Two RNAs folded together computationally: RNase P RNA and transfer RNA, 431 nucleotides in total.

RNA sequence: UGAGUGAACCAUGCGGUCGCUGUUACUGAUAAUUCAGUAGCAGAGGAAAGUCCGAACACCGCAGGGCAUGGCGCUGGGUAACACCCAGGUACCGUGAGGUAACGGAAAGUGCAACAGAAAAUAUACCGCCGUCACUUUUGACGGUAAGGGUGAAAAGGCGGUGUAAGAGACCACCGCGCAAAGUGGUGACACAUUGCGGCACUGUAAACCCCCGCCAGGUGCAAGACCAAGCAGGAAGCGCUCGAAGUCUGCCCGACUGAUGCUUCCGGGUGGGUUGCAAGAGGCAGUCAGUAAUGGCUGUCCCAGAUGAAUGACCGUACACGACAGAAUUCGGCUUACAGGUUCACUCAAUUU
RNA sequence: GGCGGUGUAGCUCAGGUGGUUAGAGCAUGCGGCUCAUAUCCGCAGUGUCCGGGGUUCGAGUCCCUGCACCGCCACCA
Numbered sequence: 001u002g003a004g005u006g007a008a009c010c011a012u013g014c015g016g017u018c019g020c021u022g023u024u025a026c027u028g029a030u031a032a033u034u035c036a037g038u039a040g041c042a043g044a045g046g047a048a049a050g051u052c053c054g055a056a057c058a059c060c061g062c063a064g065g066g067c068a069u070g071g072c073g074c075u076g077g078g079u080a081a082c083a084c085c086c087a088g089g090u091a092c093c094g095u096g097a098g099g100u101a102a103c104g105g106a107a108a109g110u111g112c113a114a115c116a117g118a119a120a121a122u123a124u125a126c127c128g129c130c131g132u133c134a135c136u137u138u139u140g141a142c143g144g145u146a147a148g149g150g151u152g153a154a155a156a157g158g159c160g161g162u163g164u165a166a167g168a169g170a171c172c173a174c175c176g177c178g179c180a181a182a183g184u185g186g187u188g189a190c191a192c193a194u195u196g197c198g199g200c201a202c203u204g205u206a207a208a209c210c211c212c213c214g215c216c217a218g219g220u221g222c223a224a225g226a227c228c229a230a231g232c233a234g235g236a237a238g239c240g241c242u243c244g245a246a247g248u249c250u251g252c253c254c255g256a257c258u259g260a261u262g263c264u265u266c267c268g269g270g271u272g273g274g275u276u277g278c279a280a281g282a283g284g285c286a287g288u289c290a291g292u293a294a295u296g297g298c299u300g301u302c303c304c305a306g307a308u309g310a311a312u313g314a315c316c317g318u319a320c321a322c323g324a325c326a327g328a329a330u331u332c333g334g335c336u337u338a339c340a341g342g343u344u345c346a347c348u349c350a351a352u353u354u
Numbered sequence: 355g356g357c358g359g360u361g362u363a364g365c366u367c368a369g370g371u372g373g374u375u376a377g378a379g380c381a382u383g384c385g386g387c388u389c390a391u392a393u394c395c396g397c398a399g400u401g402u403c404c405g406g407g408g409u410u411c412g413a414g415u416c417c418c419u420g421c422a423c424c425g426c427c428a429c430c431a
Base pairs, nucleotide, nucleotide: 001350002349003348004347005346006345007344008343009342010341012319013318014317015316016315017314018313020043021042022041023040024039025038026037027036028035029034045325049336050335052334053333054332055331056330057221058220059219060218064254065253066252067251069217070216071215072214073213074088075087076086077085078084089103090101091100092099093098104212105211109209110208111205112204113203126149127148128145129144130143131142132141133140134139157175158174160172161171162170176200177198178197179196180195181194183192184191185190225276226275227274228273234267235266236265237264238263239262246258247257248256249255269430270429271428283302284301285300286299287298288297289296290295320323355427356426357425358424359423360422361421364380365379366378367377373411382398383397384396385395386394404420405419406418407417408416
């Protein structure tokens, strides 16, 4: 200098004028409480998004047991919790820095492997090779053979030798593989080396099964729920009233509980208001300690959107690198997806120079 | 805001347990029948199976992710 890898961060800046939402103070009006004005302060995001996971919170009569259903799945740690994060193991990819993984079980059971091919899962003889027989020959019949060819995603170890009619783990050496044992290191996943056994058999698929093993999970969802105000109109059908309808607790069962001016369904009626939940939180920032890290402890400091037809905008000036994706709605922690451009740090490879 | 569902030919829909080249009806085009039109008969065209990625030898089907569309949920008596 070029090409890359991994983290962290920013998200047009500055000034002026006029608005919008919230809040504090003051003034005025008002029975209340609110309304109006003036001034000060604050006012979207890294994803506010998708609603895909995990929780908080709230209600369902505080939810017990079993079945079903759903989810997760290497090991250790973190966390309120998780399908998230960190560290490690194994496998694969990359020259490398590094990256990726739904990564339990296929020697429990069932299923599937189309087409092609001779044969596709307690294998198989199409060509070829070899033997025997027939035949003048071409060739034909029977048998042997998995070394060679061909098919396929996949053809049941590799290589060299012995052996043989030709061959073959049929046998042998080495390598590879599987199983078992004890050992060393590690919390562990696992790794390493040793010995023995097996001529090598059980190929793949569990993002195939209402398959197995282990672990986890009650449902609903702020339109949850609590309070106030305003307004209206009830009717029909069915079931039942303690020998019990119906309902709740999870989809089912058991079990428990509630239960009579009751319950279910249908046709109608009224309102379209306010307060709360709802902004001090698993909060932010800085320092420090523990830890490889995720993260946690301690100290100090700060208060940082809260709408409800729904605020966060418009215009002007100026600078440049000319501005992407996009906008809160109960609240957090993650994941995923969208995205112009820029900054910083660490590291790798190649070339050149010293 | 929350919850649930759907996406296959121009339209309406099939395609339990993955298998070669995805079907049906209507519609459309062509031919026949008829003097002509319709009916009727015969033939034919047509698909990014909503997009992207993964699992598998192989995906409309299984899994993940995104997009579009549809439906339900207020309070009082």

Rfam match: Bacterial RNase P class A. The family's RNA type in Rfam is ribozyme.